[in-house]
Transfer RNA from Onychostoma macrolepis, 74 nucleotides, folded computationally. The coordinates come from a structure-prediction model, not an experiment, and the mean pLDDT is 82. The organism belongs to Onychostoma, within Eukaryota.

């Protein structure tokens, strides 16, 4: 330098046939329970989806550019 894939809560992922509160378990916080902790149960907070731009009534999802990561080729 060329090609392919990926980037979404604290970390790990789902959602990508565009559709109206962006989902899940783990972790975190509160409560119940316990002598106390853990577990279990109930509830809660937390991501404007890597950045910018375009298309559209509507974009995490589609176009373009950039940034970062992984793999592979030279």
């Nucleotide at each position: 330098g060329a090609c392919a894939c990926c980037g979404u809560a604290g970390a790990u992922u789902a959602g990508c046939u565009g559709g109206u509160c962006a989902a899940a378990g783990c972790a975190c916080c509160u409560g119940u329970c316990u002598u106390g902790u853990a577990a279990a149960c109930a509830g809660g907070a937390g991501a404007u989806c890597c950045u910018g731009u375009g298309u559209u009534c509507a974009a995490a999802u589609c176009c373009c550019a950039g940034c970062g990561g992984u793999g592979c080729c030279u």